This is a predicted structure of a 161-nucleotide RNA (Lysine riboswitch aptamer) from a mouse gut metagenome. Model confidence (mean pLDDT): 83 of 100. It matches the Rfam family "Lysine riboswitch aptamer". Rfam links the family to the GO term lysine biosynthetic process.
[in-house]
RNA sequence: UGAUAGAGGCGCGGUUCUCAUGAGUACCCUCUUCCCUUCGGCCUGACAGCCGGAGGAGGGGAAAGGGAGCGCCGCCGAAGGGAGCGCCGGUGUCUGACGGGGCUUGCCUGGGCCAGGGGGAAAUACCUUCUGGACUGUCACAGUGAUGUGAAGCGCUAUCA
Numbered sequence: 001u002g003a004u005a006g007a008g009g010c011g012c013g014g015u016u017c018u019c020a021u022g023a024g025u026a027c028c029c030u031c032u033u034c035c036c037u038u039c040g041g042c043c044u045g046a047c048a049g050c051c052g053g054a055g056g057a058g059g060g061g062a063a064a065g066g067g068a069g070c071g072c073c074g075c076c077g078a079a080g081g082g083a084g085c086g087c088c089g090g091u092g093u094c095u096g097a098c099g100g101g102g103c104u105u106g107c108c109u110g111g112g113c114c115a116g117g118g119g120g121a122a123a124u125a126c127c128u129u130c131u132g133g134a135c136u137g138u139c140a141c142a143g144u145g146a147u148g149u150g151a152a153g154c155g156c157u158a159u160c161a
Base pairs, nucleotide, nucleotide: 001161002160003159004158005157006156009076011075012074013073014072015071017069018068019067027060028059029058030057031056032055033054034053039052040051041050042049043096045094046093047092048091079109080108081107082105083104084103085102087100088099089098110136111135113133114132115131116130117129118128119127120126138151139150140149141148142147
């Protein structure tokens, strides 16, 4: 220098099934009250197109995303995020926001946890990011030692050439 194999633990990601939430919500039917076509709705705005709307009572009544658990699969830059370039989505075109996913990128992050702020989401879940905190693993340095300080995975350990 290269190759191979490993380690960190509530470790990371994917997936079938089941379950809860979503929600007695959206939506459908019946009855009834009110508004209205210069009004209202189809995510924002413009132009079109289509349709009628706002409540109350009764009857019926979902789904998706996200989540939890067992199992299985792939793994230890596992993976997540940022940025760039496309694609898809909700009536059509343009536009903006949002959601989803693809490719590129040694730009950021060793790892999980707790608290607070921002964003996503129906949300007290969960995800993501920022700030702070202790904990933990690796290496370096200092130390008799307990331990302390610092650094980052482009790292560390082992084996082979």